[in-house]
Context: one part of a larger RNA
RNA sequence: CUGCAUUAAGGGAAUUCGGCAAUUUAGCCCCGUAUCUUCGGUAUAAGGGGUGCCUGCUCCUUGCGGAGCAGGUCGCAGUGGCAAAGGGAGUCCGACUGUUUACUAAAAACACAGGUCUCUGCUAGUCUGAAAGGAUGCGUAUAGAGGCUGACUUCUGCUCACUGCCAGUACGUGAAACUUCCGUCCAAGGAAACUAAGCGCUGGUAAAGAGCGGGCCUAACUCUGAGGCUCUCACGGUAGCGUAAUACCUUGCCGGUUUAUUGCCGGCUUGCACCAACGAAGUAACGAGAUUCCCGCUGUCCCUAAUGUGGGCCUG
Numbered sequence: 001c002u003g004c005a006u007u008a009a010g011g012g013a014a015u016u017c018g019g020c021a022a023u024u025u026a027g028c029c030c031c032g033u034a035u036c037u038u039c040g041g042u043a044u045a046a047g048g049g050g051u052g053c054c055u056g057c058u059c060c061u062u063g064c065g066g067a068g069c070a071g072g073u074c075g076c077a078g079u080g081g082c083a084a085a086g087g088g089a090g091u092c093c094g095a096c097u098g099u100u101u102a103c104u105a106a107a108a109a110c111a112c113a114g115g116u117c118u119c120u121g122c123u124a125g126u127c128u129g130a131a132a133g134g135a136u137g138c139g140u141a142u143a144g145a146g147g148c149u150g151a152c153u154u155c156u157g158c159u160c161a162c163u164g165c166c167a168g169u170a171c172g173u174g175a176a177a178c179u180u181c182c183g184u185c186c187a188a189g190g191a192a193a194c195u196a197a198g199c200g201c202u203g204g205u206a207a208a209g210a211g212c213g214g215g216c217c218u219a220a221c222u223c224u225g226a227g228g229c230u231c232u233c234a235c236g237g238u239a240g241c242g243u244a245a246u247a248c249c250u251u252g253c254c255g256g257u258u259u260a261u262u263g264c265c266g267g268c269u270u271g272c273a274c275c276a277a278c279g280a281a282g283u284a285a286c287g288a289g290a291u292u293c294c295c296g297c298u299g300u301c302c303c304u305a306a307u308g309u310g311g312g313c314c315u316g
Stems, first nucleotide, its partner, number of pairs: 001311008010302002014300001019297001027051005036041001038151001052073009074078001086295007093287002098110002114149007125136004152282004157212003162209002164205005171200003179192004213231005240274001241271001252268006
């Protein structure tokens, strides 16, 4: 100097990105228990009291044993060792239990029950194989396969112009073959007619891929603009939410929290660039998830010190 332990007066997070780390708490019995809630929970919520040993007695019990009452007694301390939750409040995300990057990531990612769409009537559809064949399945639409979403509650707006898919189609286009004609007879070759799918055309379809405007004016203070005009488009973002895990300006503005807050929470909201199954907004319970605050507690710190035991170090 360093590893692992132990202990520290007074203060108690002043440390730090951040209470990281280490404390605190802890078992059992009794009392008591808010808010919210899907009425199941939350809940061991929180908070408080007790706990050893000895004597006598009561009750229960087949027994082992259990429950209790009264008195006494020792210690700083009686779950005396080991073992053994710190607690509370707000917000975000994901409903939950579960799964995952064997060896840097356990999560808000994946899965999930539930929702919805598409294909499929079985010699099916999907997957697989060169084929025979095989899987789903010795199943049969309450089934199987595929896509998206992801408990529950309230909901899920407008647009089919583009792309895709589905359906239709009098007509147009549309290859070869067949047919007809031309080609001196043949042939090569040329032309015409006919014509499948497809495309054009007509319609449908957004829980298919996707998309969801601009300018000007306007109410008898001012401000604002219910309203009007106009350009344009397939339709011009509805409900809800909103400075957000999304907001550039931005440390937005107001309130709360602090002595002081680019933090957090609540509200406002003109949203650079939220928005409705690439789901929207809520949400009890749950979470080794993210973040803020409070109580308790502490060597994290003020500010270091000491001890034990190893290493380093010195000598051999």
Molecule: large-subunit ribosomal RNA, domain IV
Organism: archaeon